Source information: This is a predicted structure of a 75-nucleotide RNA (transfer RNA) from a Patescibacteria group bacterium. RNAcentral holds the sequence, with entries from ENA. Rfam family: tRNA. By type it is a transfer RNA. Lineage of the source: Bacteria > Bacteria candidate phyla.
RNA sequence: GCCCCUGUAGUUUAAUGGAUAAAACGAUUCCCUUCUAAGGAGUAGUUCGAGGUUCGAUUCCUCGCGGGGGCACCA
Numbered sequence: 001g002c003c004c005c006u007g008u009a010g011u012u013u014a015a016u017g018g019a020u021a022a023a024a025c026g027a028u029u030c031c032c033u034u035c036u037a038a039g040g041a042g043u044a045g046u047u048c049g050a051g052g053u054u055c056g057a058u059u060c061c062u063c064g065c066g067g068g069g070g071c072a073c074c075a
Stems, first nucleotide, its partner, number of pairs: 001071007010025004018055001027043005048064005
């Protein structure tokens, strides 16, 4: 330099054109308990960025950025 894959909560993943983006773990508040753990009830937190298509985009397209892989170059 070329090609392919990939980017959603703190972490691991769902949602693949439609309704308020969901779950587990984690965090946090309360209850319970002599205390801790366990258990129960809540709360907060998320689509990498910019454009485009569409009535409607997490989803499709383009460019950029980040990550991973392959090839090439280099001796």